[in-house]
Molecule: Purine riboswitch aptamer
Organism: Paenibacillus radicibacter
C1' cells in the first nucleotide's frame, strides 16, 4: 500500500434508514345519480377540490324532521404526497493487529 489477515468500534468526516416534530395541500370538505330508514337520520357510484398520489370517514353533544323525504350546526380523533428538522440504529470511517515494500 493491501479488508484479497482479523480484531476494536463511532466527538469530529461520510452513507442508509429513521420513531417524532413543524410546514404546505384540504376545509378528512363540494356538487349530483340510484338504493334504504323513521327513535332513524345509513349504503353505494360519479364529479369538484390539491404545483399532489391517496382519502375524503368517525365519536359526542345540540337543533331539526311527524310520517314524510331531506338533514343541519359545534367539538374532537388519521392517512397520504411534498419540503425541512431529527432522538435512534445500521454498517463504512478511524484505531490495533497480519503480510509486503
Nucleotide at each position: 500500500a493491501u479488508u484479497u489477515u482479523a480484531g476494536u468500534g463511532u466527538a469530529a468526516c461520510g452513507a442508509u434508514u429513521g420513531a417524532c416534530u413543524c410546514g404546505u395541500a384540504u376545509a378528512a370538505u363540494u356538487g349530483c345519480g340510484g338504493g334504504a330508514a323513521u327513535a332513524g337520520g345509513c349504503c353505494u357510484g360519479c364529479u369538484a377540490g390539491u404545483a399532489u398520489c391517496u382519502a375524503c370517514c368517525u365519536g359526542a353533544u345540540c337543533a331539526c324532521c311527524u310520517g314524510a323525504a331531506a338533514u343541519g350546526a359545534u367539538c374532537g380523533g388519521a392517512c397520504u404526497a411534498c419540503g425541512a428538522g431529527g432522538a435512534g440504529a445500521u454498517g463504512g470511517a478511524g484505531c490495533u493487529u497480519a503480510u509486503u515494500u